This is a predicted structure of a 100-nucleotide RNA (TPP riboswitch aptamer (THI element)) from a Chitinophagaceae bacterium. It was read from a public genome assembly, where an Rfam model found it. The prediction has a mean pLDDT of 75.

RNA sequence: ACAGGUUUCCCGGGGUGUUUCCGUAUGAACGGAAUCUGAGAUCAUACCCGUAGAACCUGGUCAGGGUAAUGCCUGCGAAGGGAAGGAAUGUUCUGAAGUC
Repeated sequence: ACAGGUUUCCCGGGGUGUUUCCGUAUGAACGGAAUCUGAGAUCAUACCCGUAGAACCUGGUCAGGGUAAUGCCUGCGAAGGGAAGGAAUGUUCUGAAGUC
């Protein structure tokens, strides 16, 4: 001097499972309540994430471990995709982390 972070303005992307009970139904399915893990379990407009991108999707009806059960945990993952800019503050506020 930049970048990241932070603040602010204004946009955008995403997910919403498992198990039990009750009712309708004589079964799926629908509605309600509760348990588990999580930031968040379908309308909360809340939570998370936006290229320094593991928010999220594909692979995946995956593999190993564990559980009442489920990505519940770990791996595959230096795989492939995936949504942005402005202003201010900055050398201490520094991520797995700075660069010149």